[in-house]
Record summary: Transfer RNA from a Lentisphaeria bacterium, 73 nucleotides, folded computationally. The coordinates come from a structure-prediction model, not an experiment, and the mean pLDDT is 80. It matches the Rfam family "tRNA". By type it is a transfer RNA. From the family's description: Transfer RNA (tRNA) molecules are approximately 80 nucleotides in length. The sequence was found in a public genome assembly. NCBI's taxonomy places the organism under Bacteria, Pseudomonadati, Lentisphaerota, Lentisphaeria.
RNA sequence: GCCCUGGUAGCUCAGAGGAUAGAGCAACUGCCUUCUAAGCAGUGGGUCGUGGGUUCGAUUCCCUCCCGGGGCA
Numbered sequence: 001g002c003c004c005u006g007g008u009a010g011c012u013c014a015g016a017g018g019a020u021a022g023a024g025c026a027a028c029u030g031c032c033u034u035c036u037a038a039g040c041a042g043u044g045g046g047u048c049g050u051g052g053g054u055u056c057g058a059u060u061c062c063c064u065c066c067c068g069g070g071g072c073a
Stems, first nucleotide, its partner, number of pairs: 001072007010025004018056001027043005049065001051063003
C1' cells in the first nucleotide's frame, strides 16, 4: 500500500430500511435475611466511532476519515 472484518449501555453482544434501540451481566433502590451472599421486584444508564450522501424515513444502504483485529505484498 491492497483486501477482509469489527466499532450499539460500565462490560459481552443482538438488532441489517419504519415500533419508544434491546438482552445478559454489572450499578442503584426496595423486599427477604440477625448480617452477608443467594433469591424476588423495580429504577437509571445510549450524540448507535466521525463527517457527508441516498431515502418520506438510516443503527441498518453508499462515500470519506478515525480506531481495533486478520490476511497478502